This is a predicted structure of a 100-nucleotide RNA (Glycine riboswitch aptamer). Of the family's consensus pairs, 90% are formed in the model.
[in-house]
């Protein structure tokens, strides 16, 4: 120095679970008042975990206590057509770090 590690950015890939029921509002179509679509921090029940959060644990550290710790667990928040978000993976750039 390169490779590697860490962080940020860009691009690509990227799952899960009711486009449920009722109601309100708007629009359209038919004409008994119904049907369809959109929307709503409206209510109800049912679900999802790969943003966030919390908990425990293998393990690490430690004389002890304290501590760190998951893609596991819980669903507080979030989400349940498409979309968005999204852990994670790859590539590139920039910064930083180790450094035979």
């Nucleotide at each position: 120095a390169a490779a590697g590690g860490c962080g940020a950015u860009a691009c690509g890939g990227g799952a899960g679970a009711g486009c449920c029921c009722a109601g309100g509002u708007c629009g359209a179509g038919a004409g008994u008042u119904c049907u369809c679509g959109a929307u709503c921090a409206u209510g109800g029940c049912g679900c999802c975990g790969a943003c966030g959060g919390a908990g425990c644990a293998a393990c690490c550290a430690c004389c002890c206590c304290c501590g760190g710790a998951a893609a596991c667990u819980c669903u507080c928040a979030g989400g349940c057509a498409c979309a968005a978000u999204c852990a994670c993976c790859g590539u590139a750039u920039c910064g930083u770090u180790c450094g035979a």
Its Rfam family is "Glycine riboswitch aptamer". Rfam describes the family as follows. This family represents the bacterial glycine riboswitch. Glycine riboswitches usually consist of two metabolite-binding aptamers domains with similar structures in tandem. The aptamers cooperatively bind glycine to regulate the expression of downstream genes. In Bacillus subtilis, this riboswitch is found upstream of the gcvT operon which controls glycine degradation.